[in-house]
RNA sequence: UGGAGAGGUCGAGGUGAUCGCUGGCGGGAGGCGCGAGCCUUCCGCGGGAGGAAAGUCCGAGCUUCGCAGGGCAGGGUGCUGGUUAACGACCAGUCGAGGUGACUCGCAGGACAGUGCAACAGAAAGCAUACCGCCGGCCGCAAGGCAGGUAAGGGUGAAACGGUGCGGUAAGAGCGCACCGCUCUGCUGGUGACAGCAGAGGCACGGUAAACCCCACCCGAAGCAAGACCUGACAGGAGUCGUGCGGCCCGCACGAUGACUCCGGGUUGGUCGCUGGAGCCCGGUAGCAAUGCCGGGCCUAGAUGAAUGAUCGCCACACACAGAACUCGGCUUAUUGACCUCUCCGUCGA
Numbered sequence: 001u002g003g004a005g006a007g008g009u010c011g012a013g014g015u016g017a018u019c020g021c022u023g024g025c026g027g028g029a030g031g032c033g034c035g036a037g038c039c040u041u042c043c044g045c046g047g048g049a050g051g052a053a054a055g056u057c058c059g060a061g062c063u064u065c066g067c068a069g070g071g072c073a074g075g076g077u078g079c080u081g082g083u084u085a086a087c088g089a090c091c092a093g094u095c096g097a098g099g100u101g102a103c104u105c106g107c108a109g110g111a112c113a114g115u116g117c118a119a120c121a122g123a124a125a126g127c128a129u130a131c132c133g134c135c136g137g138c139c140g141c142a143a144g145g146c147a148g149g150u151a152a153g154g155g156u157g158a159a160a161c162g163g164u165g166c167g168g169u170a171a172g173a174g175c176g177c178a179c180c181g182c183u184c185u186g187c188u189g190g191u192g193a194c195a196g197c198a199g200a201g202g203c204a205c206g207g208u209a210a211a212c213c214c215c216a217c218c219c220g221a222a223g224c225a226a227g228a229c230c231u232g233a234c235a236g237g238a239g240u241c242g243u244g245c246g247g248c249c250c251g252c253a254c255g256a257u258g259a260c261u262c263c264g265g266g267u268u269g270g271u272c273g274c275u276g277g278a279g280c281c282c283g284g285u286a287g288c289a290a291u292g293c294c295g296g297g298c299c300u301a302g303a304u305g306a307a308u309g310a311u312c313g314c315c316a317c318a319c320a321c322a323g324a325a326c327u328c329g330g331c332u333u334a335u336u337g338a339c340c341u342c343u344c345c346g347u348c349g350a
Stems, first nucleotide, its partner, number of pairs: 001346010013315007021048002024045009050321001054332002057330005062223004074219005079093005094108001095106004109214002114212002116208002131154002133150003137146003162180006181203001182201008227272004236263006242254004279298008
């Protein structure tokens, strides 16, 4: 200096003034309602969107309902070890694939439990086989034909029953040998996936499980419009009182809302759920890391017709994707740009 790889931070600005919106706290005034409460207005104080608030794809908390236990069905996950409240997430590895490399990618269990599938092409697609060839034999003047041997070469295919080489042979073939691969056994290392080494075996067991299936493990359902509570009028119910029957009580009947007490589904209004939490920041410590533990500090929207804005001055000016609605951990998707750290491969110079 050129190109590349990995990770991270910020992110429609900052500051001052004025005017609003929203809900909170403290205080005051007026009004409405049977009531819980609500409306209007004034003063003061302080708060007010994101890294994805999004998609709602996973996993949880919380709530209501269901549930003895077990099984079937259905769904999910799928190399190993760890992290976590949990996960299909994350970290560290193993194996495989790609890259010169930094590094990246992988729905990565089982194909001797069983069943199925493989279009087209091709002789043959699963248990064997032979289209062109090659080889010797017989026939034939020859071209060629017949019955055999063979699977090295060609051809088809995504895939053709180990690969390369030497020997061997009529031609060939693990037929023999060496190396590689494969299977089995043993040893060593590793928690493990697995790796390395040694020995034995001529090789037996093709592919496909994002096909059914088998194995191991996990899974109850619906969701904050979940749900809980306060409130009183009307309807309704119960009791007492009342009137009548009656000597009295019990009881029966009547009465009407007359009085009182209690119950009272749902609606209305309101409160809680609701934001202090698996929380954030800093430091230390254990760990390769994810993450855990310890100490200190901080409080950072909580609406419910649903707020988060406008104007002006100065500075800066490239300004994208995008707007909370119970909460949290992830993943995915969108995103103009700016900046930082580490690494790899080149080129040039010393």